[in-house]
RNA sequence: CCUCGACAAAGCUAAACCCGUCGUGAGGCGGGGGCGGAAAGCCAUGGGUCUCUAAGCAGGACGCGAGAGAUCGCCAGGCUGCCGAA
Numbered sequence: 001c002c003u004c005g006a007c008a009a010a011g012c013u014a015a016a017c018c019c020g021u022c023g024u025g026a027g028g029c030g031g032g033g034g035c036g037g038a039a040a041g042c043c044a045u046g047g048g049u050c051u052c053u054a055a056g057c058a059g060g061a062c063g064c065g066a067g068a069g070a071u072c073g074c075c076a077g078g079c080u081g082c083c084g085a086a
Stems, first nucleotide, its partner, number of pairs: 004084002012037002017032006035073001041079003045076003048071005056064002
């Protein structure tokens, strides 16, 4: 240094839910709260899932729908990072 991930050490983060706030919405942000996480750090690049929706299809309704958006704590990929047992 690379791989790897300890009944190690120092730390970090933070699910559901609640309050406030932004958004048509998925959801985001702040505070509380801890399910968890060795990348649960960052990136929307390829998929997945979710939201909104034009022309229209349908037409009682549900639904489909180019596209736009959300999700990195869904998967994969890219970039970066603490420690050093086996």
The prediction has a mean pLDDT of 85.
This is a predicted structure of an 86-nucleotide RNA (c-di-GMP-I riboswitch aptamer) from a Gemmataceae bacterium.
Its Rfam family is "c-di-GMP-I riboswitch aptamer". Rfam's curators write: GEMM was predicted in a large-scale screen for bacterial structured RNA regulatory elements.